[in-house]
This is a predicted structure of a 478-nucleotide part of an RNA (small-subunit ribosomal RNA, 3' major domain) from an uncultured prokaryote. Rfam family: Bacterial small subunit ribosomal RNA.
Context: one part of a larger RNA
RNA sequence: UGACGGGGGCCCGCACAAGCGGUGGAGCAUGUGGUUUAAUUCGAUGUAACGCGAAGAACCUUACCAGCUCUUGACAUCCUGCGAACUUUCUAGAGAUAGAUUGGUGCCUUCGGGAACGCAGUGACAGGUGCUGUAUGGCUGUCGUCAGCUCGUGUCGUGAGAUGUUGGGUUAAGUCCCGCAACGAGCGCAACCCCUGUCCUUAGUUGCCAGCGCGUAAUGGCGGGAACUCUAAGGAGACUGCCGGUGACAAACCGGAGGAAGGUGGGGAUGACGUCAAGUCAUCAUGGCCCUUAUGGGCUGGGCUACACACGUGCUACAAUGGGCUGUACAGAGGGUCGCAAACCCGCGAGGGGGAGCUAAUCCCACAAAGCAGUUCUUAGUCCGGAUUGCAGUCUGCAACUCGACUGCAUGAAGUUGGAAUCGCUAGUAAUCGUAGAUCAGCAUUGCUACGGUGAAUACGUUCCCGGGCCUUGUACA
Numbered sequence: 001u002g003a004c005g006g007g008g009g010c011c012c013g014c015a016c017a018a019g020c021g022g023u024g025g026a027g028c029a030u031g032u033g034g035u036u037u038a039a040u041u042c043g044a045u046g047u048a049a050c051g052c053g054a055a056g057a058a059c060c061u062u063a064c065c066a067g068c069u070c071u072u073g074a075c076a077u078c079c080u081g082c083g084a085a086c087u088u089u090c091u092a093g094a095g096a097u098a099g100a101u102u103g104g105u106g107c108c109u110u111c112g113g114g115a116a117c118g119c120a121g122u123g124a125c126a127g128g129u130g131c132u133g134u135a136u137g138g139c140u141g142u143c144g145u146c147a148g149c150u151c152g153u154g155u156c157g158u159g160a161g162a163u164g165u166u167g168g169g170u171u172a173a174g175u176c177c178c179g180c181a182a183c184g185a186g187c188g189c190a191a192c193c194c195c196u197g198u199c200c201u202u203a204g205u206u207g208c209c210a211g212c213g214c215g216u217a218a219u220g221g222c223g224g225g226a227a228c229u230c231u232a233a234g235g236a237g238a239c240u241g242c243c244g245g246u247g248a249c250a251a252a253c254c255g256g257a258g259g260a261a262g263g264u265g266g267g268g269a270u271g272a273c274g275u276c277a278a279g280u281c282a283u284c285a286u287g288g289c290c291c292u293u294a295u296g297g298g299c300u301g302g303g304c305u306a307c308a309c310a311c312g313u314g315c316u317a318c319a320a321u322g323g324g325c326u327g328u329a330c331a332g333a334g335g336g337u338c339g340c341a342a343a344c345c346c347g348c349g350a351g352g353g354g355g356a357g358c359u360a361a362u363c364c365c366a367c368a369a370a371g372c373a374g375u376u377c378u379u380a381g382u383c384c385g386g387a388u389u390g391c392a393g394u395c396u397g398c399a400a401c402u403c404g405a406c407u408g409c410a411u412g413a414a415g416u417u418g419g420a421a422u423c424g425c426u427a428g429u430a431a432u433c434g435u436a437g438a439u440c441a442g443c444a445u446u447g448c449u450a451c452g453g454u455g456a457a458u459a460c461g462u463u464c465c466c467g468g469g470c471c472u473u474g475u476a477c478a
Stems, first nucleotide, its partner, number of pairs: 001478002003475003007472007015462002019425005026316008034307002042053002064302007073125001077124002079121005086103001089100004107114002127291002130289003136285002138280003141276001143274001148187006154163003167178003193268004198236007208225002212223003239262001242256005318418001322377007334365003339358002344353003384415001389410007431454007
């Protein structure tokens, strides 16, 4: 100087407390461990691995296994020879591949040849998701959006080092003020950026419709309008600016006015010096080592989907604040030409036919659902719950057996609110309800990301648990 203490002081955080809803019990989905297997590819492992890499494992992907098969190689550069490239058909085979066969003779040219491409050959080489993340770059997690981490000059100290950065107040903040052997500065904080909340200006189609007119069963449907909504560009607005009180006449805090908004208005992006030899050689790049008729390449089939079991994360429930049926209302944000697909017709339905319109504020996906009105069920393993299984189908795709999703009929399991323990959340939040997107032929998705609808309760307080910041003290620790 640090680190540590079941030392002290001050302070903060959904850390506790106060509340609301869960997990832990059931069934299923998914990831992991374990076991099994020819293979169940690899990585991630307290917090900070476990719906993680994977924003799509039937083939492909695919790295794994079995079998078949190639050796200058699937890919790159160079050399030599032949042939334009390309294309048709047949045979064998699981296919890779092998054999046979048809058409075709192009472009530039100094007529030597050349360019692109294919086949064969030679060797230099290619290739490796092989090892090492403890050789590395890059990227990322974490402490933590915590308020800290440092430097120059000066001063003090023999020196390590200290001071500044400590102290008194204050703040979300090393934020600001005052004091002070310090005076300044840098990286962080804040602000500058984006979205959202109010108003104004400009603009007015594909969006809008107040007033005027036309028309319809009805609809901005039409003429028209530029008010309103909205769209998207610019601006205004919030600064403790004003008032009162407290305070050291400071910084600031408390209350108030005005205001759409008040003291960081709400949300996002933004992550200091560093820590964990944290993670990644399987995104990529890369040193070293290793393989080179194989640890490289191709193909078919299988596996990654196994199943006594254990754990994590979720979904659906156990019902009446509910289930069923009928009618009826209101979003936002996205996506669409290899695409989204309307009307209409067929089908109980998944879906099929159909093809208007749309390169989209124009058309489509697209009926939002919870809600509201009415009715039924009456506490029951039920008109709750839907697992499982049988049959019949639909769609995608060469192909749904291993191993897809969906539909109809039948079946109708566990489950009556969950031990010890444990998680999230402070407001448009929790809870609850649907909608869309990425990946994608299709789908495992109940995941992830985004969007809106309805919309709470509680916080006395900081004694205690956990984590963190500052000062101080002890130390057989570095």